Model confidence (mean pLDDT): 81 of 100. This is a predicted structure of a 74-nucleotide RNA (transfer RNA) from Pelagibius sp. Rfam family: tRNA. By type it is a transfer RNA.
RNA sequence: GCCGAUUUAGCUCAGAGGCCAGAGCGCCGGGCCAUUUCGCCCGGAGGCCGCGGGUUCGAAUCCCGCAUUCGGAG
Numbered sequence: 001g002c003c004g005a006u007u008u009a010g011c012u013c014a015g016a017g018g019c020c021a022g023a024g025c026g027c028c029g030g031g032c033c034a035u036u037u038c039g040c041c042c043g044g045a046g047g048c049c050g051c052g053g054g055u056u057c058g059a060a061u062c063c064c065g066c067a068u069u070c071g072g073a074g
Stems, first nucleotide, its partner, number of pairs: 002072004007067001010025004018057001027044006050066005
């Protein structure tokens, strides 16, 4: 250098053109049970979706380039 995959909240991931960008864990506040650890419930904060272009009325989602990480062939 070539081929493929990957990049969305602190972490692990969902989201396949319009429906407010979501879940679990974690974090903050409150409550319940309980008393040994633990567990359960309610609410909340937190990302503009790797970067830059393009297509479209509209892009996390499609296309192009670059970059990150992982893998493959040689």